[in-house]
RNA sequence: GCCGUGGUAGCUUAGAGGUCAGAGCACCUGCCUGGAAAGUGGGGGACCUGGGUUUGAUUCCCAUCUAUGGCA
Numbered sequence: 001g002c003c004g005u006g007g008u009a010g011c012u013u014a015g016a017g018g019u020c021a022g023a024g025c026a027c028c029u030g031c032c033u034g035g036a037a038a039g040u041g042g043g044g045g046a047c048c049u050g051g052g053u054u055u056g057a058u059u060c061c062c063a064u065c066u067a068u069g070g071c072a
Stems, first nucleotide, its partner, number of pairs: 001071007010025004018055001027043005049063004
């Protein structure tokens, strides 16, 4: 340099045009306990960035950035 894949919560990820963006761990908290742990209930927290298409984009298209794999 060329080609491909990915970018969603602190971390690991699901989702794939309209439904509330969902889960696990972590965090905060109620119950439980003599106190913790475990268990159980609840809560906060996320679509890389910029354009385009569309009535509507996290999803489709383009580009940038970034991570990663392959080729040279």
Molecule: transfer RNA
Organism: Ladona fulva